Predicted 3D model of a 133-nucleotide RNA (FMN riboswitch aptamer (RFN element)). The model forms 96% of the base pairs in the Rfam consensus.
RNA sequence: UUUUGUCUUCGGGGCAGGGAGAAUUUCCCUACCGGCUGUGAGCGUUUUAUGCGUAAGCCAGCGAGCCUUUCUUGGGGCAUGAUACGGUGCGAUUCCGUAGCCGACAGUAUAGUCUGGAAGAGAGAAGAUUUUC
Numbered sequence: 001u002u003u004u005g006u007c008u009u010c011g012g013g014g015c016a017g018g019g020a021g022a023a024u025u026u027c028c029c030u031a032c033c034g035g036c037u038g039u040g041a042g043c044g045u046u047u048u049a050u051g052c053g054u055a056a057g058c059c060a061g062c063g064a065g066c067c068u069u070u071c072u073u074g075g076g077g078c079a080u081g082a083u084a085c086g087g088u089g090c091g092a093u094u095c096c097g098u099a100g101c102c103g104a105c106a107g108u109a110u111a112g113u114c115u116g117g118a119a120g121a122g123a124g125a126a127g128a129u130u131u132u133c
Stems, first nucleotide, its partner, number of pairs: 005129006017029003031113002033103002035062004042054004057101002065078005083099005105116003
């Protein structure tokens, strides 16, 4: 340094203001939020390069739900949202600018933001230890 096993810890944010209404944080105006991995021309570090750290809600993929099977882990199936334009450039749906768009299930006045399943699960991250090269 690579590989394997085990264990531990960590691992999701958001309705402020107004309108109508008998009643809505659910409608309307407006406000607010953005899990994980990869990519990434930016940024930081370095004399420079390499390297390292960081960087996409809407590019690719994963997770959360439901059904089924199984003692369990796990396996199988179903469901699973959303971006354009302009600029720079060899190269960008990632940078810069502008304007948009999206958001599981159950409950309830129709919910991304409330309550609930959930002190759950989880993509994964870090560490310890073990094994192998």